[in-house]
RNA sequence: GGGAUGCACCGCAUCGUCGCGCGGCCUCGAAAGAGGAGUGAGGAAAGUCCGGACACCGCAGGGCAGAAGACCGGGUAAUUCCCGGGGGAUGGACUGGGGACGGUUCAUCUACGGAAAGUGCAGCAGAAAGUAUACCGCCGGGCUUCGGUCCGGUAAGGGUGAAAUGGUGAGGUAAGAGCUCACCGCAUCGACCGCAAGGAAGAUGGCUUGGUAAACCCUCUUCGGUGCAAUCUCAAGUAAGCAGCCGCCAAGGUUGGCCCGACCGUGGCUGUGGGUAGAGAGCAAAGACCUGAGGGGCAACCCGAAGGCAAGAUAAAUGACGGUGCUCGACAGAAUCCGGCUUACAGGUGCAUCCCCACC
Numbered sequence: 001g002g003g004a005u006g007c008a009c010c011g012c013a014u015c016g017u018c019g020c021g022c023g024g025c026c027u028c029g030a031a032a033g034a035g036g037a038g039u040g041a042g043g044a045a046a047g048u049c050c051g052g053a054c055a056c057c058g059c060a061g062g063g064c065a066g067a068a069g070a071c072c073g074g075g076u077a078a079u080u081c082c083c084g085g086g087g088g089a090u091g092g093a094c095u096g097g098g099g100a101c102g103g104u105u106c107a108u109c110u111a112c113g114g115a116a117a118g119u120g121c122a123g124c125a126g127a128a129a130g131u132a133u134a135c136c137g138c139c140g141g142g143c144u145u146c147g148g149u150c151c152g153g154u155a156a157g158g159g160u161g162a163a164a165u166g167g168u169g170a171g172g173u174a175a176g177a178g179c180u181c182a183c184c185g186c187a188u189c190g191a192c193c194g195c196a197a198g199g200a201a202g203a204u205g206g207c208u209u210g211g212u213a214a215a216c217c218c219u220c221u222u223c224g225g226u227g228c229a230a231u232c233u234c235a236a237g238u239a240a241g242c243a244g245c246c247g248c249c250a251a252g253g254u255u256g257g258c259c260c261g262a263c264c265g266u267g268g269c270u271g272u273g274g275g276u277a278g279a280g281a282g283c284a285a286a287g288a289c290c291u292g293a294g295g296g297g298c299a300a301c302c303c304g305a306a307g308g309c310a311a312g313a314u315a316a317a318u319g320a321c322g323g324u325g326c327u328c329g330a331c332a333g334a335a336u337c338c339g340g341c342u343u344a345c346a347g348g349u350g351c352a353u354c355c356c357c358a359c360c
Base pairs, nucleotide, nucleotide: 001356002355003354004353005352006351007350008349009348010347012325013324014323015322016321017320018319020040021039022038025036026035027034028033042331046342047341049340050339051338052337053336054227055226056225057224066223067222068221069220070219071085072084073083074082075081086112087110088109089108090107091106092105093104094103095102096101113218114217118216119215120212121211135158136157137154138153139152140151141150142149143148166184167183168182169181170180171179185207186205187204188203189202192199193198231281232280233279234278241272242271243270244269245268246267247266248265252264253263254262255261287309289308290307291306294303295302296301326329
């Protein structure tokens, strides 16, 4: 100097003119309103995938189904999120050993309960793929036309496969084999260490029950539902219902033989009335808010002096034009509000780690 990764941050700047939304500011005005000043999208406002706040409904207790979670500890309002740790996998560097193999360290990844409850699945190759098995080979025996062939033993060597029932070396044997021994690995127990997951000196055992649960399944734990179009308040007009008053002239029903009367019904007026349009609250100027001296913690995060704070629409504002500058500007537009995760993103800045090149 360049590149990669991780974390944090910025993501056109500035000036002028005009326009738009807002309200707990100022001025004028009786009010309606007018003018001024102020303020006006994001790191993701997105996906709506998790978790909460808030609201309403439901709720004695238990079960089935369903969904989610699943190494340990911590953080948080909470989480499937975040931090730290453990185990495992892959790769690099260094290193011990004759070897099997082991140790240290770094980076990346990890849905990481159960495969001796049951069921299922496994193409091709191969003799054999789970009740393991024997193609070539090796060894013994029989026969032999000496090319082989039959029977038996074996699993060292070869071959197939992602995977073949531990490995290295020695003994042993007809040849072989944990058959035996030493070591390595594995399994069981385990002093001791750790809050825990777990680690582990050492001892014991010839070594066992293949893989797959982001296949069904089993085990344990957690979970009531709907979402701001939640929910609450006010409420025009119109038409029912109800109450009161008035009327019934022609025409209605009941009572009655008929009339009056009474009741029903009907018309008008007034009141009431649930709810619709609409308006207000929720809702944005005070909260899991922002900055943060200082302190605690490896970290996530916690405590905290002091200071700060107005996007809030409802057909829905946050824009247009012009000047100047540069590295010439990406993805993208709030709708109840927060915390996460995920996805999109031109370009730039800082820090850390690793790699490459050049020079000393």
Background:
RNAcentral holds the sequence, with entries from ENA. Predicted 3D model of a 360-nucleotide RNA (Bacterial RNase P class A) from a Spirochaetaceae bacterium. It is recorded under the gene name rnpB. Lineage of the source: Bacteria > Pseudomonadati > Spirochaetia > Spirochaetales > Spirochaetaceae. Its Rfam family is "Bacterial RNase P class A". Rfam's curators write: Ribonuclease P (RNase P) is a ubiquitous endoribonuclease, found in archaea, bacteria and eukarya as well as chloroplasts and mitochondria. The family's RNA type in Rfam is ribozyme.